[in-house]
This is a predicted structure of a 140-nucleotide RNA (FMN riboswitch aptamer (RFN element)) from Agromyces soli. Lineage of the source: Bacteria > Actinomycetota > Actinomycetes > Microbacteriaceae > Agromyces.

RNA sequence: CAACGUGCUCCGGGGUCGGUGCAAUUCCGAGCCGGCGGUAACAGUCCGCGAGCCGUGAGCGUCCCUUCGGGGGCACAAGCGGUUGAACCGGUGGAACUCCGGUACCGACGGUGAAAGUCCGGAUGGGAGGCGGCACGUGU
Numbered sequence: 001c002a003a004c005g006u007g008c009u010c011c012g013g014g015g016u017c018g019g020u021g022c023a024a025u026u027c028c029g030a031g032c033c034g035g036c037g038g039u040a041a042c043a044g045u046c047c048g049c050g051a052g053c054c055g056u057g058a059g060c061g062u063c064c065c066u067u068c069g070g071g072g073g074c075a076c077a078a079g080c081g082g083u084u085g086a087a088c089c090g091g092u093g094g095a096a097c098u099c100c101g102g103u104a105c106c107g108a109c110g111g112u113g114a115a116a117g118u119c120c121g122g123a124u125g126g127g128a129g130g131c132g133g134c135a136c137g138u139g140u
Stems, first nucleotide, its partner, number of pairs: 001139001003138007010129001016030004032117001033107002035049004044105002052083005059076001061074005087103005109121003
């Protein structure tokens, strides 16, 4: 100190005003928000990934039975499979569903006095990922 490896670390935004109502930050009107990688050029809407959910499930824990070989119930669960929303028009350009202009659209599960992208909860969780940060090692 290029590069590589391992461990640790880090890593999501947004409910404001008005209306209706006994009751809504959930409905109605206006407004607000946009994880990660890729891309001929900057993306919530392109191609993928992630969280959630469903199935399966090595394994681990626990309980029961046993002819002591093993068999069965329950809980958790790596991995694997499935599922998982939404964009067009015009302009510029060599190149843009990514920029500029315009007009649209989308947003897991459980909870709630009334239906939630935004409130509360699982979650002090998980997590894609990065020429990121720190440490160690290999290497030069």